[in-house]
């Protein structure tokens, strides 16, 4: 130097023939429990890495950048 792949909530991740962003864990509040804890129910909580472009509309296509990870040289 040249290919590919990852990037979404604190965490680990779903989401694709473009159409209002979700799950489990966690945290907060409540129920139950003598009290914890377990077990339910609720709630917050994201500029989808970032710049652009295409679209009536982008997490999602197309272009560049920065990041980590494979491979090749």
């Nucleotide at each position: 130097g040249c290919g590919c792949c990852u990037a979404u909530a604190g965490c680990u991740c779903a989401g694709u023939a473009g159409g209002u962003a979700g799950a489990g864990c966690a945290u907060u509040c409540g129920a139950c429990u003598u009290u914890u804890a377990a077990u339910c129910g609720a709630a917050g909580g994201g500029u989808c890495a970032u710049g652009g472009g295409u679209u009536c509309g982008a997490a999602u296509c197309c272009c560049g950048u920065c990041a980590g990870g494979c491979g090749c040289a």